Background: A computed fold for a 73-nucleotide RNA from Acaryochloris sp. CCMEE 5410, annotated as transfer RNA. It matches the Rfam family "tRNA". By type it is a transfer RNA. Gene Ontology term of the family: triplet codon-amino acid adaptor activity. NCBI's taxonomy places the organism under Bacteria, Bacillati, Cyanophyceae, Acaryochloridaceae, Acaryochloris.

RNA sequence: UGAAAGCUAGCUCAGUUGGUAGAGCAUCAGACUCAUAAUCUGACGGUCACAGGUUCAAAUCCUGUACUUUCCA
Numbered sequence: 001u002g003a004a005a006g007c008u009a010g011c012u013c014a015g016u017u018g019g020u021a022g023a024g025c026a027u028c029a030g031a032c033u034c035a036u037a038a039u040c041u042g043a044c045g046g047u048c049a050c051a052g053g054u055u056c057a058a059a060u061c062c063u064g065u066a067c068u069u070u071c072c073a
Base pairs, nucleotide, nucleotide: 002071003070004069005068006067010025011024012023013022019056027043028042029041030040031039049065050064051063052062053061
């Protein structure tokens, strides 16, 4: 310099043809227990990296920018 992949909850990640965003872990509360742990139930938590465009509708499609990883030089 060029190319590829990635960016979604505190963390790890899903979201397959565009249609109102989810799981596990963690945290909190309750149940259970003499108590703790484990287990079970529930809750909390996200301007989907940013900005524009297309569309009735965008995490998803298009363009640009930033960042991370890898490769070529």

The coordinates come from a structure-prediction model, not an experiment, and the mean pLDDT is 83.